[in-house]
RNA sequence: AUAAAACUUUAGGGGUGCUCGUUAGAACGGGCUGAGAUUAUACCCUUGGAACCUGAUGCAGGUAAUGCUGCCGAAGGGAAAAAGUUACCACAGUCCU
Numbered sequence: 001a002u003a004a005a006a007c008u009u010u011a012g013g014g015g016u017g018c019u020c021g022u023u024a025g026a027a028c029g030g031g032c033u034g035a036g037a038u039u040a041u042a043c044c045c046u047u048g049g050a051a052c053c054u055g056a057u058g059c060a061g062g063u064a065a066u067g068c069u070g071c072c073g074a075a076g077g078g079a080a081a082a083a084g085u086u087a088c089c090a091c092a093g094u095c096c097u
Stems, first nucleotide, its partner, number of pairs: 001094002005086006011046004016040001017032005048091001052077003058071004
């Protein structure tokens, strides 16, 4: 220097566990963590991709219990971003000095 941010609309992707009432099962309700636990048309994410999946019946810690926390993770996958409005204050990356 470039780049980007927030909001709206459209398009697309994703998850929905543990425990108690109480269990043989279903429905309903309560508690825990979380943005969200199939109350949603809600929440989150869209390549600057840890939203989410595989590894995983993983490892360590902790809990009433559970990815509850950390590692794994510079691992492998993973959806397309487009237009408009406001602002020009930043971050990563790239290039130059």

Model confidence (mean pLDDT): 77 of 100. The RNA shown here (TPP riboswitch aptamer (THI element)) has 97 nucleotides and comes from a Bacteroidia bacterium. Its Rfam family is "TPP riboswitch aptamer (THI element)". Rfam links the family to the GO term thiamine pyrophosphate binding. Lineage of the source: Bacteria > Pseudomonadati > Bacteroidota > Bacteroidia.